c-di-GMP-I riboswitch aptamer from a Bacillota bacterium, 91 nucleotides, folded computationally. The sequence was found by an Rfam model in a public genome assembly. Of the family's consensus pairs, 95% are formed in the model.
Order: sequence, then structure tokens, then C1' cells
RNA sequence: CCGUAAUAAGGGCAAACCCAUCGUAAGGUGGGGACGCAAAGCCUACGGGUCGGUGCGGUUGAAGUCCGCCGCCGACGGCCGGGUUGCCGGA
Repeated sequence: CCGUAAUAAGGGCAAACCCAUCGUAAGGUGGGGACGCAAAGCCUACGGGUCGGUGCGGUUGAAGUCCGCCGCCGACGGCCGGGUUGCCGGA
């Protein structure tokens, strides 16, 4: 100088649930609370997936039911892949 980098140290975030609030809803925000997370930081104007709303078509005696690898709008970054930024660091 380059590579690798466990254990640790300093810490960070915050599931379910409860309260308040926004939203038709999925869900979001604030407070409490910790299931967990080495990116559980950020990006859906990268790809897929799941969920909500709505239109259309089919089903049905009818339907606010059910179905659609049909369309549109939205939600989830703690669903996965991907992009991007970041703390410490032994042998």
C1' cells in the first nucleotide's frame, strides 16, 4: 500500500397491539410499545409479487355473490430481486 474482515464497541430502526388523527379502503402520520432487522437508510419515474378501490366481461332468477394471465387508479421499500448511500473493523 492492497485485499479480507469474525467477535466486539458506539449506537440506529421499530413488528404486533393500544391511543389520537388522515383516507371509501388497502394503508399513512404522531405518541406509547418491542417482534425482529447489518442497511428494517433512500428509490415503485427498474422488474415481479401481494393488498385496496373502480370500470368492463362472464356467472346468477337477481345481486352489493363468485370468476377473469381484462383495463385504470392507489397502497406495501419490514414481500422478493435490483439501484443507490452509509457506521465500526481483529487475525